[in-house]
RNA sequence: AGAGUAGGCCAAACGAUCGCUCGCAUCUUCGACAUAGUCAUGGAUGCGGGAGGAAAGUCCGAGCUCCACAGGGCAGGGUGCUCCGUAACGCGGAGUCGCGGUGACGCGAAGGAAAGUGCCACAGAAAACACACCGCCUUAAGGGAUUGGCCUUGUGCCUGUCUCGGAGGGUAAGGGUGAAAAGGUGCGGUAAGAGCGCACCAGUUCCCUGGGUGACCGGGGAAGCUAGGUAAACCCCACCUGGAGCAAGACCGAAUAGGGAAGCACUUGAGGACGGCCCGUCCGAGCUUCCGGGUUGGUCGCAAGAGGUUUUGAGCAAUCAACACCCCAAGAUGAAUGAUCGUUGUUCCGUAAAGGGUGACCGAUACGGAAAACAGAACUCGGCUUACGGCCUACUCUGACA
Repeated sequence: AGAGUAGGCCAAACGAUCGCUCGCAUCUUCGACAUAGUCAUGGAUGCGGGAGGAAAGUCCGAGCUCCACAGGGCAGGGUGCUCCGUAACGCGGAGUCGCGGUGACGCGAAGGAAAGUGCCACAGAAAACACACCGCCUUAAGGGAUUGGCCUUGUGCCUGUCUCGGAGGGUAAGGGUGAAAAGGUGCGGUAAGAGCGCACCAGUUCCCUGGGUGACCGGGGAAGCUAGGUAAACCCCACCUGGAGCAAGACCGAAUAGGGAAGCACUUGAGGACGGCCCGUCCGAGCUUCCGGGUUGGUCGCAAGAGGUUUUGAGCAAUCAACACCCCAAGAUGAAUGAUCGUUGUUCCGUAAAGGGUGACCGAUACGGAAAACAGAACUCGGCUUACGGCCUACUCUGACA
């Protein structure tokens, strides 16, 4: 100097003019109740507040609301290494193991294949109880040659050897196919081979032992025990799990057609208790289904919380505890926080450059030009995921200089 990895901070600042919205205080217009004022609506003035680090996704978890109490079970769904944290989580921290990367680091769908059932295309003989393609060993029938012997002297018989042959038998070492083919290397052994035997190594099972809370990491020994992978396939195991959701829900006001039809039932109990089924418990005199009509207005919910900040202590950390302080940080409802101007700041490009350095190089500053990302609450909070501009810190690798 370049390329990367991990983390933190900011999300422009100030001023002027005009504008929007909420809260509080004062005054005031209209209206109601009433004679003191209160309520509601509009206006004026003053003070104070007014989007994010992701507000996005709607993927998880909760607070809160409703279903009378949400009881038990099945099914369904979710999670899946260990320990710690948390209100909880599928989240966070610290680790273990595995994979990727030269590395800093990153990722993990990380329980079980000796409960069972599936799948592993193509190629290959064969893909889980190995039908052996090419091979290696061995030889039957049969053919040829030949030594020797015999006799009926015949292209005869017996025997041995060589050679061709190759039914059958043995083999899984060598070769081939493939992601993967009966552990690997070596020695012995064998007709040829094979853990067939042995030595070393790897895996599996069992025993002893060291460290660690644990996942796990070591050490020693025995057994020749030695065909997988896949559960991000079905499944098994462990743990968790009622449902619906602020368009939840509560109140006020207003209006309409206390409409019509069918079925069941009237306590021997129809029906109901909002994902499905069963049991239990409870409510229950009208209920269920279909057709049709009215209201679609206002207020609350609506922001004081698992809240924020400093300090101290414990802890590797996440986080927890204690004391103190709080200036309490938007509350809209067709949906507010904006527009213009000026100055400054940040980044990039170009020109110049005091100065620093042994050097490669760096560079205060000045001038000119340009750029400014992703993107807007709607009940709230803890997370995850995705999008994205600038600055800072630490670390890794490469090159150059000394």
Molecule: Bacterial RNase P class A
Organism: Pseudomonadota bacterium